Record summary
Predicted 3D model of a 149-nucleotide part of an RNA (small-subunit ribosomal RNA, 3' minor domain) from uncultured Pseudovibrio sp. Model confidence (mean pLDDT): 81 of 100.
[in-house]
Context: one part of a larger RNA
RNA sequence: CACCGCCCGUCACACCAUGGGAGUUGGUUUUACCCGAAGGCGCUGCGCUAACCUGGCAACAGGAGGCAGGCGACCACGGUAGGGUCAGCGACUGGGGUGAAGUCGUAACAAGGUAGCCCUAGGGGAACCUGGGGCUGGAUCACCUCCUU
Numbered sequence: 001c002a003c004c005g006c007c008c009g010u011c012a013c014a015c016c017a018u019g020g021g022a023g024u025u026g027g028u029u030u031u032a033c034c035c036g037a038a039g040g041c042g043c044u045g046c047g048c049u050a051a052c053c054u055g056g057c058a059a060c061a062g063g064a065g066g067c068a069g070g071c072g073a074c075c076a077c078g079g080u081a082g083g084g085u086c087a088g089c090g091a092c093u094g095g096g097g098u099g100a101a102g103u104c105g106u107a108a109c110a111a112g113g114u115a116g117c118c119c120u121a122g123g124g125g126a127a128c129c130u131g132g133g134g135c136u137g138g139a140u141c142a143c144c145u146c147c148u149u
Stems, first nucleotide, its partner, number of pairs: 003112001005109001008105002011102001013099004018094003023089012039074001041072004047067003052063004115136009
């Protein structure tokens, strides 16, 4: 490259990330309960017992100590039920972003051909339309006030 301009939204296509989502898979953490190995600890220890103590000439008896055994609390792992959190997957679904030459219209930019915009209610394939209130960041025409020359 200057209106044969600019430009808005729906729809269609492709790709990207993302919200919702019945659920589902895994990690991590936590609560309650169940189970309760090994171990040391505590209690017991009627069975067993060479060293120590007592008695006895002795055999042996009694005691201390020890051992097996029994019970208990603690407790690893495991189990049941529930909660928190993180991540993956998830039919379907919501919008978003990006992409020379797709579709429908033409909303905005000039008074953009109904001035535009803001809030609000209703309506509509879509940009939008209509009603109510507000603003001038509206063009044009006329008048008034002020400022400058």